[in-house]
Parts: sequence; C1' cells; structure tokens
RNA sequence: GUCUCAGUAGCUUAAUGUCAAAGCGCCGGUCUUGUAAUCCGGAAACGGAGGUUAAAAUCCUCCCCGAGGCC
Repeated sequence: GUCUCAGUAGCUUAAUGUCAAAGCGCCGGUCUUGUAAUCCGGAAACGGAGGUUAAAAUCCUCCCCGAGGCC
C1' cells in the first nucleotide's frame, strides 16, 4: 500500500430496515443481629461525519481505532 473482520451500557454479548435486549457489575430498597446470597426497582450504550429511505445500530461512502492475510 491493499484485502478481510470487528467497533452497541463499566465489562461480555444480542438485535441482519420499523419502541435498542440480556448476563455480570453499579445504585436504592427487601431480607439478616450483621455481611453475603435471594427478591423488587433504577441509572447507564449504537466509534465519528455525510448519504439512501416514510423509517438506519442495521444499507452505501469517507475518516478513526483494533485484529488478521498478502505485498
């Protein structure tokens, strides 16, 4: 230089055009003499900028970051 894959919550992953889901973690409550565990509730995310579409995390382009192949 070029090609491929990936980028979603603090972490690990879903969602393959139509209200962004879950586990662990965090916060509050419940329970306990107390702590943990259980149970209930809550906060929290689509890498950035454009484009297509009635509608984009999803499709297209460029950029950024990471991994790998070729040179």
Model confidence (mean pLDDT): 84 of 100. Predicted 3D model of a 71-nucleotide RNA (transfer RNA) from Stolephorus commersonnii. Rfam family: tRNA. By type it is a transfer RNA.